Description
Transfer RNA from a Candidatus Nealsoniibacteriota bacterium, 73 nucleotides, folded computationally. Rfam family: tRNA. Rfam classes the family as a transfer RNA. From the family's description: Transfer RNA (tRNA) molecules are approximately 80 nucleotides in length. The prediction has a mean pLDDT of 82. The sequence is in RNAcentral, with records from ENA.

[in-house]
């Protein structure tokens, strides 16, 4: 230089057919307990990598463009 794959919450990741973004772990809080851990319940955390497009409407369709893997030359 060309080919594929990925980028969503701190973390690891789902999100099928375009129609109000989610889980598990982490964090806070309450509740249990003499206390600590277990446990229930409850919240808070998202520019869905960037810029454009197409749509009534994009995390998802389309271009480009960074980053990361990873094959070819």
């Nucleotide at each position: 230089g060309g080919g594929c794959c990925g980028u969503u919450a701190g973390c690891u990741c789902a999100g099928u057919u375009g129609g109000u973004a989610g889980a598990g772990c982490g964090u806070c809080g309450c509740u249990u307990c003499g206390g600590c851990a277990u446990a229930g319940c409850g919240g808070a955390g998202g520019u869905c990598g960037c810029c454009g497009g197409u749509u009534c409407g994009a995390g998802c369709c389309c271009g480009g463009c960074a980053c990361g893997g990873u094959c070819c030359a």